Background: This is a predicted structure of a 76-nucleotide RNA (transfer RNA) from Caldicoprobacter guelmensis. The organism belongs to Caldicoprobacter, within Bacteria.
[in-house]
RNA sequence: GGGACCUUAGCUCAGCUGGGAGAGCGCCACACUCACAUUGUGGAGGCCACUGGUUCGAGUCCAGUAGGUCCCACCA
Numbered sequence: 001g002g003g004a005c006c007u008u009a010g011c012u013c014a015g016c017u018g019g020g021a022g023a024g025c026g027c028c029a030c031a032c033u034c035a036c037a038u039u040g041u042g043g044a045g046g047c048c049a050c051u052g053g054u055u056c057g058a059g060u061c062c063a064g065u066a067g068g069u070c071c072c073a074c075c076a
Stems, first nucleotide, its partner, number of pairs: 001072007010025004019056001027043005049065005
């Protein structure tokens, strides 16, 4: 330098054919207990990496940028 894939909650990830942003773990409160743990119930937490475009409507499609993983090539 060329190519492929990935980027969604604190962490690990799902999100189908463009229309509701979600799960598990973690966190907070309450219940239970002498207390802790477990368990149950409820809750907080996201401008879906960034910028722009298409569209009535974008996490999803397109272009660019950034970061990461891998493959190929090149140099010494």

The coordinates come from a structure-prediction model, not an experiment, and the mean pLDDT is 82. The RNAcentral record of the sequence draws on ENA.